[in-house]
Context: one part of a larger RNA
RNA sequence: CAUUAGAAACUUGAGUGGAGCUAACUCUAGUACGAGAGGACCGAGUUGGACGAAUCUCUGGUGUAUCAGUUGCAUUGCCAAGUGCAUAGCUGAGUAGCUAUGUUCGUAAGAGAUAAGCACUGAAAGCAUAUAAGUGCGAAGCUUACCACAAGAUGAGGUUUCUUUUUUAGAAGGGUCGUUGAAGAUGACAACGUUGAUAGGCCGCAGGUGUAAAAACAGUAAUGUCAUAGCCGAGCGGUACUAAUUACCCGUAAGU
Numbered sequence: 001c002a003u004u005a006g007a008a009a010c011u012u013g014a015g016u017g018g019a020g021c022u023a024a025c026u027c028u029a030g031u032a033c034g035a036g037a038g039g040a041c042c043g044a045g046u047u048g049g050a051c052g053a054a055u056c057u058c059u060g061g062u063g064u065a066u067c068a069g070u071u072g073c074a075u076u077g078c079c080a081a082g083u084g085c086a087u088a089g090c091u092g093a094g095u096a097g098c099u100a101u102g103u104u105c106g107u108a109a110g111a112g113a114u115a116a117g118c119a120c121u122g123a124a125a126g127c128a129u130a131u132a133a134g135u136g137c138g139a140a141g142c143u144u145a146c147c148a149c150a151a152g153a154u155g156a157g158g159u160u161u162c163u164u165u166u167u168u169a170g171a172a173g174g175g176u177c178g179u180u181g182a183a184g185a186u187g188a189c190a191a192c193g194u195u196g197a198u199a200g201g202c203c204g205c206a207g208g209u210g211u212a213a214a215a216a217c218a219g220u221a222a223u224g225u226c227a228u229a230g231c232c233g234a235g236c237g238g239u240a241c242u243a244a245u246u247a248c249c250c251g252u253a254a255g256u
């Protein structure tokens, strides 16, 4: 821009893409078969491998400043307690998120038309013949089925709802702007904007670290007790304290 008024939802599916794998073992059964040695088809089940998708409850990884320990130097006048730098100084742990080697699931069943092949009925050709007319079965392959996209499918589809004569007004609806996000390069997408829990703060909880400082008490002292403490990023819930203010822009006549 088109789809022939504009708009918001929900859809149909022409078509396109993806997937399609495989092993061992058990039962059937030491059966059929075979002198024996050996040893099945068909069918049923179990456990795997490879590949793929989703996901973070568990097992782990990461988690650049969440907690603790600790070395050197500098520094807050000194002690104590801290701060800065040294690869994040080093070390031990670790929430959320992200993640695999973790977890769950899938590649299944079915249907249709067939290939090679196997057949039925059956003439030409009194027989025979699966074929000439006619009919049936038959594959990981084909069409479906399963998953995803999909009406620019210009053949532009369908359904429902809303709106436009109150025209110096500004519809339905959309955008700008703002607070943001398990969304994201930017656009886009999604949530919210006081008729509000969108983000921050605060409160509580979960979770992490591991028992803070100061005082008191015990001990000559190191140290211990008081103390499951103190501190804490992302998680869960609550709460308008702060910021989402006021507002602006686009959008209206379709028929001949």
Base pairs, nucleotide, nucleotide: 001152005163006162007161008160009159010158011157015149016148017147018146021049022048023047024046025045026044027043033038051106052105053104054103055102059100060099061098062097066093067092068091069090070089071086072085073084074083075082076081110144111143112142117137118136119135120134173250174249175248176247177193178192179191180190181189198243199242200241201239202238203237204236205235207232208231209230216225217224218223